[in-house]
Description
A computed fold for a 74-nucleotide RNA from a Patescibacteria group bacterium, annotated as transfer RNA. Rfam family: tRNA. The family's RNA type in Rfam is transfer RNA. Gene Ontology term of the family: triplet codon-amino acid adaptor activity.
RNA sequence: GCCCCGUUCGUCUAGCGGCCUAGGACAUCUGGUUUUCAGCCAGAGAAUCGCCGGUUCGAAUCCGACACGGGGUA
Numbered sequence: 001g002c003c004c005c006g007u008u009c010g011u012c013u014a015g016c017g018g019c020c021u022a023g024g025a026c027a028u029c030u031g032g033u034u035u036u037c038a039g040c041c042a043g044a045g046a047a048u049c050g051c052c053g054g055u056u057c058g059a060a061u062c063c064g065a066c067a068c069g070g071g072g073u074a
Base pairs, nucleotide, nucleotide: 001073002072003071004070005069006068007067010026011025012024013023018057028044029043030042031041032040033039050066052064053063054062
């Protein structure tokens, strides 16, 4: 250089064109319970989906460029 795979809340992960202003678990925060902590119960905040374009009535999802990570190849 070329080819293949991946990138979604703090972390892990679901998603397969419309039911998603993106769901779940853990963590965090608030309240309850408890003498306290832990645990348990209830609730809250947190991702415009790596980035820039394109296709479409509609894109996290399809296509292209780039970035980053991983693998393959002389």